[in-house]
Context: one part of a larger RNA
Molecule: small-subunit ribosomal RNA, 5' domain
Organism: Leucomyxa plasmidifera
RNA sequence: GAAUGAACGCUGGUAGUAUGCUUUAGACAUGCAAGUUGAAUUAAGGUUCUACAACUUAGAUAUUUUCUUAGUUGAGGCCUGAAUAGCGCACGGGUGAGUAAUGUAUAAGGACAUUUUUAUAAGAAAGGCAUAUCGUUUGGAAACAAACAGUAAUACCUUAUAUAUUUUUUAAGAAAAAUAAAAUGGAAUUCCGCUUAUAAAAAGACUUAUAUCUGAUUAGCUAGUUGGUGAGAUAAUGGCUUACCAAGGCGAUGAUCAGUAGCUGGUCUGAGAGGAUGAACAGCCACACUGGAAUUGAAAAACGGUUCAGACUCCUACGGGAGGCAGCAGUCGGGAAUUUUCUGCAAUGGGCGGAAGCUUGACAGAGCAAUACUGCGUGAGGUAAGAAGGUCGUAAAGAUUGUAACCCUCUUUUCUAAGAGAGAAAAAAAUGAUGUCAUCUUAGGAAUAAGCAUCGGCUAACUUCGUGCCAGCAGCCGCGGUAAUACGAGGGAUGCAAGCGUUAUUC
Numbered sequence: 001g002a003a004u005g006a007a008c009g010c011u012g013g014u015a016g017u018a019u020g021c022u023u024u025a026g027a028c029a030u031g032c033a034a035g036u037u038g039a040a041u042u043a044a045g046g047u048u049c050u051a052c053a054a055c056u057u058a059g060a061u062a063u064u065u066u067c068u069u070a071g072u073u074g075a076g077g078c079c080u081g082a083a084u085a086g087c088g089c090a091c092g093g094g095u096g097a098g099u100a101a102u103g104u105a106u107a108a109g110g111a112c113a114u115u116u117u118u119a120u121a122a123g124a125a126a127g128g129c130a131u132a133u134c135g136u137u138u139g140g141a142a143a144c145a146a147a148c149a150g151u152a153a154u155a156c157c158u159u160a161u162a163u164a165u166u167u168u169u170u171a172a173g174a175a176a177a178a179u180a181a182a183a184u185g186g187a188a189u190u191c192c193g194c195u196u197a198u199a200a201a202a203a204g205a206c207u208u209a210u211a212u213c214u215g216a217u218u219a220g221c222u223a224g225u226u227g228g229u230g231a232g233a234u235a236a237u238g239g240c241u242u243a244c245c246a247a248g249g250c251g252a253u254g255a256u257c258a259g260u261a262g263c264u265g266g267u268c269u270g271a272g273a274g275g276a277u278g279a280a281c282a283g284c285c286a287c288a289c290u291g292g293a294a295u296u297g298a299a300a301a302a303c304g305g306u307u308c309a310g311a312c313u314c315c316u317a318c319g320g321g322a323g324g325c326a327g328c329a330g331u332c333g334g335g336a337a338u339u340u341u342c343u344g345c346a347a348u349g350g351g352c353g354g355a356a357g358c359u360u361g362a363c364a365g366a367g368c369a370a371u372a373c374u375g376c377g378u379g380a381g382g383u384a385a386g387a388a389g390g391u392c393g394u395a396a397a398g399a400u401u402g403u404a405a406c407c408c409u410c411u412u413u414u415c416u417a418a419g420a421g422a423g424a425a426a427a428a429a430a431u432g433a434u435g436u437c438a439u440c441u442u443a444g445g446a447a448u449a450a451g452c453a454u455c456g457g458c459u460a461a462c463u464u465c466g467u468g469c470c471a472g473c474a475g476c477c478g479c480g481g482u483a484a485u486a487c488g489a490g491g492g493a494u495g496c497a498a499g500c501g502u503u504a505u506u507c
Base pairs, nucleotide, nucleotide: 001507002506003505004504006503007502008501009500010499013376014375015374016373017372018371019369020368021334026332027331028330030329031328032327035087036086037085040084041083042082044080045079046078047077049076050075052074053073054072055071056070058068059067060066094287095286096285103212104211105210106209107208108207109206112204114202117200118199119198120197121196122195123194125159126158127157128156135148136147137146138145139144165178166177167176168175169174185192186191213259214258215257220250221249222248225247226246227245228244229243230242231241232240262284263283264282265281266277267276268275269274289310290309291308292307293306312323313322314321315320340366342365343364344363348362349360350359351358352357379410380409381408382407389401390400391399392398415444416443417442418441419440420439424434451496452495453494454493455492456477457476458475462491463490464489465488466487472479473478
């Protein structure tokens, strides 16, 4: 000099754009953050919908009937949506504890599976057992649990079929055997689905090489350890697991051990080489109170799922139960230090749905903070009685503050008031949280707006008074002992400016 997710002191007009717990991966009250489908299915409820059906009642017609009034039941339509079922909940959002390589970056590879999407080909045959909600009853303080009766499906099961798969035979072509599907469902002209196979896309799993902080006051480490064979496991290779066999494997090119640390694109600095760093944004990884485990599923060893153990908190009728903000706000605590328990799904994106649409603390916005960067302003021109006052002073002088003020003329960025008013909304209409937006027009009046640090040298800027090695200053050199340009105050000056200075850290 440059920089910062900064903090502190004094001061503080405004606009835009960003950023905002770096410390205790400490504990958390409250609300919200993952739902959706009635065009998969069945209850239950509602309905001042019906040119529907049956029955009842009252009346008319004039009796075999027909019509009307009122009501009940059923059926259908519409609305609500408990439960089963489907898809989603593995995304999105957070944090950086762990991890020095099961990670990351770059490059390469073969032994892999894939819900959804796209394309192509083929198929969907014959049957069946249950069960939830509901009803009746029981137990329990609650959480919840049990019994009985009964019911549906795109829920579930059995059988059949097969181009995939596996095995056997064969030099190969090929043949044989084994095994595995489905919902002909919903809607009702069109559409949405179901099953199998092949290919693509996208996003994953795995392997290898190279690079990836410090310590030798850590020198030896290793027994599924290193390799082979057989078997098992996996979507798949492999000591991944297991039985047997061999005795290997790594290491001063630093193994092992210990400490520290998420990695990268990047960011800061620097002429560069380098050094430091990894907030925000983007990619990857890891974690979800602590430590294990599996279930479901295309994908999880699953933040707002299950289960076991532990610590902590809460409820309890003492028998037993409930919970997990490192999601968004917010609270306590810690700290030098970091915001609102806000608005909206209008846009973009995600989930579900045929669609309408519903949902979304993602996101879009607003609020708070000079935290940072950028822009604008706090007036412009004229005006010397060089006034008064202040300060200095050789003291009636003069110098300086200073064209500064007063005063005159002008302007209105900004401010105040009133009015107009896009674009973001796409395909005809409709649809805007922001928003009393931005922007524009008119009116008013200099009106609403300047501080901070420094002035011995480095280093731009000097004097007076006070103090008297005291009080104090200080980045370094050093000032202060009675004439201090270095301390404190006044005047003046210099620098930067809505900031200025200090502290901390990096180059």